[in-house]
RNA sequence: CGGGAUGUAGCUCAAUGGCAGAGCGCUCGCCCAAAAGGCGAGAGACGCAGGUUCGAUUCCUGUCAUCCCGGCCA
Numbered sequence: 001c002g003g004g005a006u007g008u009a010g011c012u013c014a015a016u017g018g019c020a021g022a023g024c025g026c027u028c029g030c031c032c033a034a035a036a037g038g039c040g041a042g043a044g045a046c047g048c049a050g051g052u053u054c055g056a057u058u059c060c061u062g063u064c065a066u067c068c069c070g071g072c073c074a
Stems, first nucleotide, its partner, number of pairs: 001070007010024004018054001026042006047063005
């Protein structure tokens, strides 16, 4: 320098144009004498910037970060 993959909640992962979800974790409440455990409720995220579209996590462009492959070599 070229190509490819990945980027979504604190962590691990879904969501192939139409209300952003799950498990674990966290907070609160309830059950229990208490712990453990169970039940209920809640907070919390689309890497960034543009574009297309009535509408973008999704499609397009650029960019950033990480990883892989290849090239170059003063």
Predicted 3D model of a 74-nucleotide RNA (transfer RNA) from a Candidatus Saccharimonadota bacterium. NCBI's taxonomy places the organism under Bacteria, Bacteria candidate phyla, Candidatus Saccharimonadota. The sequence is in RNAcentral, with records from ENA. It matches the Rfam family "tRNA". It is annotated as a transfer RNA. The prediction has a mean pLDDT of 84.